Source information: The RNA shown here (Bacterial RNase P class A) has 350 nucleotides and comes from an Actinomycetota bacterium. It matches the Rfam family "Bacterial RNase P class A". By type it is a ribozyme. The coordinates come from a structure-prediction model, not an experiment, and the mean pLDDT is 77. It was read from a public genome assembly, where an Rfam model found it.
[in-house]
RNA sequence: AGAGUCGCCCGGAUCACCGCGUUACGAAAGUACCGAGGAAAGUCCGGACUUCACAGAGCAAGGUGGUGGGUAACACCCACCCGGAGAAAUCCGCGGGAUUAGUGCCACAGAAAAUAGACCGCACAUGCAAAUGUGUAAGGGUGAAACGGUGGUGUAAGAGACCACCAGUAUUUGUAGUGAUGCAGAUAGCUUGGUAAACCCCACCUGAAGCAAGACCACGCAGAUGGCGUUUGAGAACUGCUCGUUCGAGCCAUCGGGUAGGUUGCUUGAAUCUGUAAGCAAUUACAGAUCUAGAUGGAUGGUGAUCCCUCGCAAGAGGACAGGAUCCGGCUUAUAGGGCGACUCUUCUU
Numbered sequence: 001a002g003a004g005u006c007g008c009c010c011g012g013a014u015c016a017c018c019g020c021g022u023u024a025c026g027a028a029a030g031u032a033c034c035g036a037g038g039a040a041a042g043u044c045c046g047g048a049c050u051u052c053a054c055a056g057a058g059c060a061a062g063g064u065g066g067u068g069g070g071u072a073a074c075a076c077c078c079a080c081c082c083g084g085a086g087a088a089a090u091c092c093g094c095g096g097g098a099u100u101a102g103u104g105c106c107a108c109a110g111a112a113a114a115u116a117g118a119c120c121g122c123a124c125a126u127g128c129a130a131a132u133g134u135g136u137a138a139g140g141g142u143g144a145a146a147c148g149g150u151g152g153u154g155u156a157a158g159a160g161a162c163c164a165c166c167a168g169u170a171u172u173u174g175u176a177g178u179g180a181u182g183c184a185g186a187u188a189g190c191u192u193g194g195u196a197a198a199c200c201c202c203a204c205c206u207g208a209a210g211c212a213a214g215a216c217c218a219c220g221c222a223g224a225u226g227g228c229g230u231u232u233g234a235g236a237a238c239u240g241c242u243c244g245u246u247c248g249a250g251c252c253a254u255c256g257g258g259u260a261g262g263u264u265g266c267u268u269g270a271a272u273c274u275g276u277a278a279g280c281a282a283u284u285a286c287a288g289a290u291c292u293a294g295a296u297g298g299a300u301g302g303u304g305a306u307c308c309c310u311c312g313c314a315a316g317a318g319g320a321c322a323g324g325a326u327c328c329g330g331c332u333u334a335u336a337g338g339g340c341g342a343c344u345c346u347u348c349u350u
Base pairs, nucleotide, nucleotide: 001346002345003344004343005342006341007340008339009338010337012307013306014305015304016303017302018301020035021034023032024031025030037321041332042331044330045329046328047327048326049210050209051208052207061206062205063204064203065202066080067079068078069077070076081095082093083092084091085090096201097200102199103198104195105194106193119140120139121136122135123134124133125132126131148166149165150164151163152162153161167191169188170187171186172185173184174183175182176181214264215263216262217261223255224254225253226252227251228250235247236246237245238244271290272289273288274287275286276285277284278283308319309318310317311316
């Protein structure tokens, strides 16, 4: 210098004026503080919180699935193991069990897709020939996958039929590791396909619904109980009051439940930042500092100035994805442009 891998960060800046929401202060006018995100999104997991259910055990249903650790918990995170991709950094894995529980499925092509079989071929026999029979599974061809691979011995031709090495399976020994597992051997039969995000089996986990949870106050209508009243006139209208006039059969009190509506739950929290310590890391402990939306007709907006960036010859235009709704921890998805760091490979120069 070029090519590449991984991780992280920013997400226009400042000021002025007008306006919106909570809180505090104020008699009021008003003033002061604060006021969306890395994903606030999808609502896919896990919890806190709330109500209901619940002696204990089991079945069913659903979920998780290498090992060890982290965490309030997880389908998350970290480290490692195994398998796969890459020259490497690094990346991907929906990673328990497929002979000794059982069942099912394997498209097309192909002779054959799983314990059975042979299309071409090879060899032998018969036959004038075509062909037929027997042996064989080396070679060809199909497929995602073909009944161990390479070389030799052997044979009519062949074949784990036999031998050497390699791979794999089962059993087993030693050794390293907490463990998954690795490394080094021994023995056996000579070799047993794949699929469990098919049923199924094994181990572990899970009670249900959700802030429209739940709690409190409670207009009206209706209800219950009690009292007063219907010519011995309750009560209402006119009225400041009394009298009076008119209408007149209902009126009043209490009670519990509870609709509309309101209040609460509501934001100080597994919180944020900084430092130190433990740990490979995820993370944890301690100390100090800070308070950082709480709306519900759902606030967070508009205008102007200067600068930054992009497009454009210029005038000028534009500023990614997107916006809380009980709160946290994750995952996934969207994201213009810009920046930082670590690492790998190649080439050149010193």